[in-house]
RNA sequence: GCCAGAGUAGUUCAGUGGUAGAACGCUAACUUGGUAAGUUAGAGGUCGUGGGUCCGAUUCCCACCUCUGGCU
Numbered sequence: 001g002c003c004a005g006a007g008u009a010g011u012u013c014a015g016u017g018g019u020a021g022a023a024c025g026c027u028a029a030c031u032u033g034g035u036a037a038g039u040u041a042g043a044g045g046u047c048g049u050g051g052g053u054c055c056g057a058u059u060c061c062c063a064c065c066u067c068u069g070g071c072u
Base pairs, nucleotide, nucleotide: 001071002070003069004068005067006066007065010024011023012022013021018055026042027041028040029039030038048064049063050062051061052060
């Protein structure tokens, strides 16, 4: 330099046009003599950045950034 893949909650990952989810973690309450475990509730996201298409974009298109792999 060229090609491909990935970027979504603190972490690991779903979601592939119509108000963004799970597990673990975190907080509170209940339970216990206490802790752990368990139950219930809650908080936490400008969906990598900027444009475009569309009535509507996490999703489709383009450019860029970061990471991973391959080729030279």

Description:
Transfer RNA from a Pseudomonadota bacterium, 72 nucleotides, folded computationally. It matches the Rfam family "tRNA". Rfam's curators write: Transfer RNA (tRNA) molecules are approximately 80 nucleotides in length. Gene Ontology term of the family: triplet codon-amino acid adaptor activity.